[in-house]
């Protein structure tokens, strides 16, 4: 990739757990997604307990459902 089919993922919110926080895990739940599979490599964003700094602040903590890049893969007509 076709207004096709099969199969897939699961936002907000809720519960429980976890963490300093951002967030994450599991269950429920579907706003959406053709890589919304995986990787923090570049940019970006969020957080600041510890650590650094000791005024301000800073990522080595996070986000792959912000963009780019890398990598792997399901289904299938003309």
């Nucleotide at each position: 990739g076709a207004u096709a089919a099969a199969g897939g993922c699961a936002a907000a919110c809720u519960a429980u757990g976890u963490g300093a926080a951002a967030g994450c895990a599991u269950a429920g739940g579907a706003c959406g997604c053709a890589a919304a599979g995986c990787c923090a490599c570049g940019g970006g964003u969020c957080u600041u307990a510890a650590g650094c700094a000791g005024c301000a602040g800073c990522a080595a903590g996070a986000c792959a459902g912000c963009c780019g890049g890398g990598u792997u893969a399901c289904c299938g007509a003309a």